Small-subunit ribosomal RNA, central domain from an uncultured Candidatus Saccharibacteria bacterium, 350 nucleotides, folded computationally.
[in-house]
Context: one part of a larger RNA
RNA sequence: UUGGGCGUAAAGCGUGUGUAGGCGGUUUUAAUAGUGAUUGGUUAAAUUCCGAAGCUCAACUUCGGAGCUGCUAGUCAAACGUUAAAACUAGAGCAAGUAAGAGGCUAAUGGAACUUACCAAGUAGGGGUGAAAUCCGUUGAUAUGGUAGGGAACACCAAAGGCGAAGGCAAUUAGCUGGUACUUAGCUGACGCUGAGACACGAAAGCGUAGGUAGCGAACGGGAUUAGAUACCCCGGUAGUCUACGCCGUAAACGAUGUCAACUAGCCGUUUGGAGUAUCGACCCUCUGAGUGGCGAAGCUAACGCGUUAAGUUGACCGCCUGGGAAGUACGGCCGCAAGGCUAAAACUC
Numbered sequence: 001u002u003g004g005g006c007g008u009a010a011a012g013c014g015u016g017u018g019u020a021g022g023c024g025g026u027u028u029u030a031a032u033a034g035u036g037a038u039u040g041g042u043u044a045a046a047u048u049c050c051g052a053a054g055c056u057c058a059a060c061u062u063c064g065g066a067g068c069u070g071c072u073a074g075u076c077a078a079a080c081g082u083u084a085a086a087a088c089u090a091g092a093g094c095a096a097g098u099a100a101g102a103g104g105c106u107a108a109u110g111g112a113a114c115u116u117a118c119c120a121a122g123u124a125g126g127g128g129u130g131a132a133a134u135c136c137g138u139u140g141a142u143a144u145g146g147u148a149g150g151g152a153a154c155a156c157c158a159a160a161g162g163c164g165a166a167g168g169c170a171a172u173u174a175g176c177u178g179g180u181a182c183u184u185a186g187c188u189g190a191c192g193c194u195g196a197g198a199c200a201c202g203a204a205a206g207c208g209u210a211g212g213u214a215g216c217g218a219a220c221g222g223g224a225u226u227a228g229a230u231a232c233c234c235c236g237g238u239a240g241u242c243u244a245c246g247c248c249g250u251a252a253a254c255g256a257u258g259u260c261a262a263c264u265a266g267c268c269g270u271u272u273g274g275a276g277u278a279u280c281g282a283c284c285c286u287c288u289g290a291g292u293g294g295c296g297a298a299g300c301u302a303a304c305g306c307g308u309u310a311a312g313u314u315g316a317c318c319g320c321c322u323g324g325g326a327a328g329u330a331c332g333g334c335c336g337c338a339a340g341g342c343u344a345a346a347a348c349u350c
Base pairs, nucleotide, nucleotide: 004321005320006319007304008303012318014201015200016199017198021194022193023192025088026087027086028085029084030083031082032081034080035077036076037075038074039073040072041071042070048066049065050064051063052062053061054060091191092188093187094186095184096183097182098181099180103177104176105175106174107173108172109171110154114150115149116148117147118146119145120144125136126135162169163168206247207246208245209244210243211242215241216240220236221235222234223233258317259316260315261314262313263312266295267294268293269292270291271290272289273288274287275286276285299306300305323350324349325348332343333342334341335340
């Protein structure tokens, strides 16, 4: 291993592309190795079941019949499945016309703030805290104005908002580029769904090389606090944070909810299409798509809650769970420069 499960109790791979495999729309015809029906053979005896008989009964024994699970050969059926052929358009894709968007990459530009240097003017404090001190300042600080340089991040707009497969993405402009939605119903004609392996992407931290370094800031130094204070608070501050290229491959990578399809009351927002109505035009309003939120019928749930964006009702496929600890560890293997990652036990113990 049957079975039962996976939002929070153990359990959905971080995400996608996709190989094998599994599953697969409508109609017609044909075939029939799946499927169904039927017949023959075989399936030793004992055992099992049924009906008899024999030991006084029973167990037991004997006789007759049936059955069991398959295997094999023949015949029949053609709904389903499969195969072959032909066709279709409701799935899927293409096309045409529109639309929104922080989707991605590259380059250039901008203002606020900060910081550094210099100049001006000015004088004794500034800074910091619960209170202080370390610290900065008469070699002129802080506060104010100006000039120049620098790096990083883009206030307001901003939203329950938008985009992206996820990670994630926010100043402006330009170039290159990916995806999506709606409308039309012109084209293809099942080309589809899922997806073991595989491949690609993958926050932060970390690593390598070369740059850069304003602010912040692990480590570290100092001042406080305290019984102590390897902390919380304060003054400094190196890696790092930033850029390019190359690694790493993990997160409470979360909606703690796999992907796809169908069905099952509504109400109220919001983003963005289409149609109608209206209008000089734009709003408003009605209907209808695609997203994104709130509340809720039925139903589900241990409860909390979920509720057409399902955790409802079903189907297809994949992944995963099986008492706690030992342990996401040891060993082995693969990957990595390393840090470590992936795969993954047992003894023992409760």